[in-house]
Molecule: TPP riboswitch aptamer (THI element)
Organism: Hymenobacter psychrophilus
RNA sequence: AGUAAACUUUAGGGGUGUCCUGCUUGCCAGGACUGAGAUGAUACCCUUGGAACCUGAACAGGCUAGCACCUGCGGAGGGAAAAGUUCCAGCGACAGU
Numbered sequence: 001a002g003u004a005a006a007c008u009u010u011a012g013g014g015g016u017g018u019c020c021u022g023c024u025u026g027c028c029a030g031g032a033c034u035g036a037g038a039u040g041a042u043a044c045c046c047u048u049g050g051a052a053c054c055u056g057a058a059c060a061g062g063c064u065a066g067c068a069c070c071u072g073c074g075g076a077g078g079g080a081a082a083a084g085u086u087c088c089a090g091c092g093a094c095a096g097u
Stems, first nucleotide, its partner, number of pairs: 005086006011047004017033006023026001053078003059072004090097002
């Protein structure tokens, strides 16, 4: 310094926020921010080797125009899978596992 996973098929799970302006007050229109994704999808992310996402939570501290972000809560409680191909490691004389 590097060190594990990747892809395909089928099936399934999930989110869609914040700020400004307008009026027709709406999953409305326009603009700005973050993000893979901001109601759009034949998209995006995730599927037990599970931090996708939900709950606690209108959480606590910092920061921001605000969301976002960082730390904590916390590997705390939940959460959706099978098959195949490649790759890595171990074992095996080979086949293979």